Source information
A computed fold for a 350-nucleotide part of an RNA from a metagenome, annotated as small-subunit ribosomal RNA, central domain. The full RNA is in RNAcentral, with records from SILVA. It matches the Rfam family "Bacterial small subunit ribosomal RNA". On this family, see Yusupov et al., Science 2001: "Crystal structure of the ribosome at 5.5 A resolution". The coordinates come from a structure-prediction model, not an experiment, and the mean pLDDT is 90.
Context: one part of a larger RNA
RNA sequence: CUGGGCGUAAAGCGUGCGCAGGCGGCGCUGUAAGACAGGUGUGAAAUCCCCGGGCUUAACCUGGGAAUGGCGCUUGUGACUGCAGUGCUAGAGUGCGGCAGAGGGGGGUGGAAUUCCACGUGUAGCAGUGAAAUGCGUAGAGAUGUGGAGGAACACCGAUGGCGAAGGCAGCCCCCUGGGUCGACACUGACGCUCAUGCACGAAAGCGUGGGGAGCAAACAGGAUUAGAUACCCUGGUAGUCCACGCCCUAAACGAUGCCAACUAGUUGUUGGGGAAGGAGACUUCCUUAGUAACGAAGCUAACGCGUGAAGUUGGCCGCCUGGGGAGUACGGUCGCAAGAUUAAAACUC
Numbered sequence: 001c002u003g004g005g006c007g008u009a010a011a012g013c014g015u016g017c018g019c020a021g022g023c024g025g026c027g028c029u030g031u032a033a034g035a036c037a038g039g040u041g042u043g044a045a046a047u048c049c050c051c052g053g054g055c056u057u058a059a060c061c062u063g064g065g066a067a068u069g070g071c072g073c074u075u076g077u078g079a080c081u082g083c084a085g086u087g088c089u090a091g092a093g094u095g096c097g098g099c100a101g102a103g104g105g106g107g108g109u110g111g112a113a114u115u116c117c118a119c120g121u122g123u124a125g126c127a128g129u130g131a132a133a134u135g136c137g138u139a140g141a142g143a144u145g146u147g148g149a150g151g152a153a154c155a156c157c158g159a160u161g162g163c164g165a166a167g168g169c170a171g172c173c174c175c176c177u178g179g180g181u182c183g184a185c186a187c188u189g190a191c192g193c194u195c196a197u198g199c200a201c202g203a204a205a206g207c208g209u210g211g212g213g214a215g216c217a218a219a220c221a222g223g224a225u226u227a228g229a230u231a232c233c234c235u236g237g238u239a240g241u242c243c244a245c246g247c248c249c250u251a252a253a254c255g256a257u258g259c260c261a262a263c264u265a266g267u268u269g270u271u272g273g274g275g276a277a278g279g280a281g282a283c284u285u286c287c288u289u290a291g292u293a294a295c296g297a298a299g300c301u302a303a304c305g306c307g308u309g310a311a312g313u314u315g316g317c318c319g320c321c322u323g324g325g326g327a328g329u330a331c332g333g334u335c336g337c338a339a340g341a342u343u344a345a346a347a348c349u350c
Base pairs, nucleotide, nucleotide: 004321005320006319007304008303012318014201015200016199017198021194022193023192025088026087027086028085029084030083031082033081034080035077036076037075038074039073040072041071042070049065050064051063052062053061054060091191092188093187094186095185096183097182098181099180103177104176105175106174107173108172109171110154115149116148117147118146119145120144121143125136126135162169163168206247207246208245209244210243211242215241216240220236221235222234223233258317259316260315261314262313263312266295267294268293269292270291271290272289273288274287275286276285277284278283299306300305323350324349325348332343333342334341335340
């Protein structure tokens, strides 16, 4: 390279936007670059191959033919691709009117609970465990009442629910703001799909500067357990967890399943929208559309399972895999304050 693959065997980039590139709807006209057909030139000889000939055969020599992946010139064709022009509306988008939503950013505000502080009542325990001890308490704890401070998280609703590209998002109110979906029409007229490099976002932990610090809690200390116990259990407890700004860029970043489009039985639940029928209404039934779940025809699969939300049947584009270990390591490059991240081998060995 060809071929084969990527849910779980090796393999889908964490996610999006998107330049180049690749690919691209329906009709008409032109062109003739690609394509196809005819003709023609060239493709040295030797070699190889085929049919013959010559040395007694063979090797060897030799005649003719074929072959020579091709390249060029010329004539023609006009289906397909390209290019140019013109048109269309089924793709895509815009307008209009609804709708749902923990989508994002900022500000404000509420109650419960924990902790702490002050005071009142009150007295000997409290806390903790398998059992204990460390710890707290007669300098009055724990319990209980009142008042106050402060930080963090929002019970019930709550869901098999919703939103978001992913990470993720939850008390309530206000402001700013993104996306989605449905409906009937109008408009633009292929404006599209994918995307190497690039750019942006990206849980937790971690880092820098400055705040904050109730609870929890790496490290650490003590008490237990144990042969030991640098653990599991207990009492404490600092970073951190929170906020602002700036970094880091990883993950079982998972649906372990890239994105887009088309096609291919159904049944049931549920969320949002629209329509129809019934009903006084609450609402019920049916149809449709966008999600989200359970089960299943065909088909697929090594099996498990998947199954109109495909892992079925196809097309377009990207990414990735190629035995285990060495190793996601070394070296070098790039990035980072650092931690490290990313790109990424070989010897050797089985």